Predicted 3D model of a 102-nucleotide RNA (Glycine riboswitch aptamer) from Acetomicrobium sp. UBA3949.
The organism belongs to Acetomicrobium, within Bacteria.

């Protein structure tokens, strides 16, 4: 010089669930709807993050095991979210670090 991987940044695209109930507090002037805020409850979603687990691999031990390492959009729903915003695994383009094999 080439650039698989990975990482970071920008644009584009990205589903799913109660605008739910109760209390406060504020809009607020005498009273009051709607909104906004924070608590609580109860119901519900999975694609930020986490838990978990297989085939297979390793140690031990021979007798039967035992322990450990391992994926996921599977799994639980800690955490996150259920209007709109934001966020959102992914995915295409661009750019920018690293940098494998030749």
């Nucleotide at each position: 010089a080439u650039g698989a991987g990975c990482g970071c940044c920008g644009c584009a695209a990205g589903a799913g669930a109660u605008a739910u109930c109760u209390c406060g507090c504020u809009u607020a002037a005498a009273g009051g709807a709607a909104g906004g805020c924070g608590a609580g409850g109860a119901g519900c979603c999975g694609a930020a993050g986490g838990u978990g687990c297989a085939a297979g691999g390793g140690c031990a031990a021979c007798g039967a095991u035992g322990c450990c390492c391992c994926a996921a959009u599977c799994u639980c729903u800690c955490a996150g979210g259920c209007a709109a915003a934001a966020g959102g695994a992914u995915u295409g383009c661009g750019g920018u670090g690293u940098g494998a094999c030749g």